Predicted 3D model of a 476-nucleotide part of an RNA (large-subunit ribosomal RNA, domain I) from a Pseudomonadota bacterium.

[in-house]
Context: one part of a larger RNA
């Protein structure tokens, strides 16, 4: 130096392990807001800081219920000082307070901040802007995750270029609504036989078409299913009574051992028991009888909510549908690109009829069928989850699962818009190493000590590998 064995350092891999995530089913809820929302800023506990919770009544008031012996939120000990069986802390219902900023609304303004003016005795009140309305007054705004309906509307692509065409009426803007929205009770469809609103699903079908007939686009009836409701005045609000629910919560079987091993029983062994309850957690390893719960039975002062009965109130519009049907240009929806293009929608010129009528049946024309347009409303199937309960996983297990099990949209970057991390385990229990020694030392170590174990010592379970030593032996 190299090979070998041992024994250490150093690193965090793996194993296991879960406080978090994920994905779904069953319910329930779909909204808050000018009675100030959503998000914030600022304080606020006897003691600094960070979450939480609150708001000058500030980890808080009070009032009614459950509830019980502790309690003063959490990292997080610890002193101080207190509550409390005259029932505290804790749980749920109502109620009060609730600084400043934000729609922000007396006016400004570089958000949490500066200046006002009217009444008031103090404390405290009002003052923005639209919209209706003589007036009193009443209503709006903003804020959400998808779902939804309307105005508007791309390019990259693809057509192996490229313009018609695609992407796509996507994606973005805006404006609106509700728990759903939209649609909707026939001027629909069929086909000489008939069907009967509207949505949704299968399936007609990748068919009929469309289409530089390229790329690609792409139906409809029928049938089969889910749901069913028709109607234009009898609907809708508020009070009451009753029922039912949700918001705390109550009761709730059954075991022991002087067996063994071990720190430690719930393992083993001995004998019992209970189950409308052997779902699941925890407890010093692996518990039906130990503790929470489960199965069952039960329970509201308060306040909301479904239903269902009484009461009361309150509200009608047209006379049946004319500048409309239909027509020229000029466009866009219709699967349908102007084509032979019906049908529906209008920007813009026109313009009918009057049930003895009009519309349709895919150019037009006849016959034949069918329907009645130019007022409305209308519950269910459908669509989605920011949210809450409950339950479920051949879903993860810390480089995985949400970026975020941990001070997480933190730290940091960045003028911004906006980017965006790493980081989880002592041990059953801190019983977290009194005291000695070494030393510049509160660093680090060797004794004592706990502990089952300290190579489990706080840089902690477990401790791979690379990588860096010591000792030995061999080889150079």
């Nucleotide at each position: 130096u190299g090979c070998a064995u041992a024994c250490g350092g150093u690193g965090g891999a793996u194993g296991c392990c879960u406080u978090g995530g994920c994905a779904a089913u069953g319910g329930a809820a779909g909204g808050c807001g000018a009675u100030g929302a959503a998000g914030g800023a600022c304080g606020u506990u006897g003691u600094a800081g960070c979450c939480u919770g609150c708001g000058a009544u500030a980890a808080g008031u009070c009032u009614c219920g459950g509830g019980a012996a502790g309690c003063u939120g959490g990292c997080a000990a610890a002193c101080a000082a207190g509550c409390u069986a005259u029932g505290a802390u804790c749980c749920g219902g109502g109620a009060a307070u609730u600084u400043c900023c934000g729609a922000a609304u007396g006016g400004g303004g570089a958000a949490a901040c500066c200046c006002a003016c009217u009444c008031u005795c103090a404390g405290g009140a009002g003052u923005a802007c639209c919209a209706c309305g003589u007036a009193a007054g009443u209503g709006g705004a903003g804020c959400a995750a998808a779902c939804c309906c309307g105005g508007g509307g791309a390019a990259c692509u693809g057509a192996a270029a490229c313009a018609u065409c695609u992407a796509a009426g996507u994606a973005c803007c805006c404006g609106g609504a509700g728990g759903a929205a939209a649609a909707g009770a026939u001027a629909u469809c069929a086909a000489c036989c008939g069907a009967u609103a509207u949505u949704u699903c299968c399936u007609c079908a990748g068919u009929a078409g469309c289409g530089g007939c390229g790329a690609g686009c792409g139906a409809a009836a029928a049938g089969g299913a889910a749901a069913c409701a028709g109607c234009c005045u009898u609907u809708c609000a508020a009070u009451c009574a009753g029922u039912g629910u949700a918001u705390a919560g109550u009761g709730g079987a059954a075991c022991a051992g002087a067996u063994c091993u071990g720190g430690a029983a719930a393992g083993u062994c001995u004998g019992g028991c209970g189950a409308c309850a052997c779902a699941g957690g925890g407890u010093g390893a692996u518990a039906g009888c130990c503790c929470c719960g489960u199965a069952c039975a039960c329970a509201a002062a308060a306040u909301a909510c479904u239903c269902u009965g009484a009461u009361u109130g309150c509200g009608a519009u047209a006379u049946c549908a004319a500048g409309u049907a239909g027509g020229g240009c000029g466009g866009a929806g219709c699967a349908c690109g102007u084509g032979a293009a019906a049908c529906u929608c209008u920007g813009u010129c026109u313009g009918a009829a009057g049930a003895u009528g009009g519309g349709g049946g895919g150019a037009c024309c006849a016959c034949c069928c069918u329907c009645c347009a130019a007022g409305g409303c209308u519950a269910a199937a459908u669509a989605c989850u920011c949210u809450c309960c409950a339950u479920u996983g051949a879903c993860c297990g810390a480089u995985a699962g949400u970026g975020a099990a941990c001070u997480a949209g933190u730290a940091c970057c960045g003028u911004g818009a906006g980017g965006g991390a790493a980081a989880g385990g002592u041990g059953a229990a801190a019983a977290g190493a009194a005291c000695c020694c070494c030393u510049g030392u509160u660093a680090g170590g060797g004794g004592a000590g706990u502990g089952a174990a300290a190579u489990a010592g706080a840089a902690u379970c477990u401790g791979a590998a690379a990588c860096c030593g010591u000792a030995u032996g061999c080889a150079u």
It matches the Rfam family "Bacterial large subunit ribosomal RNA". The source organism's lineage runs through Bacteria, Pseudomonadati and Pseudomonadota. RNAcentral holds the full RNA, with entries from ENA. Its mean pLDDT, the model's own confidence on a scale to 100, is 85.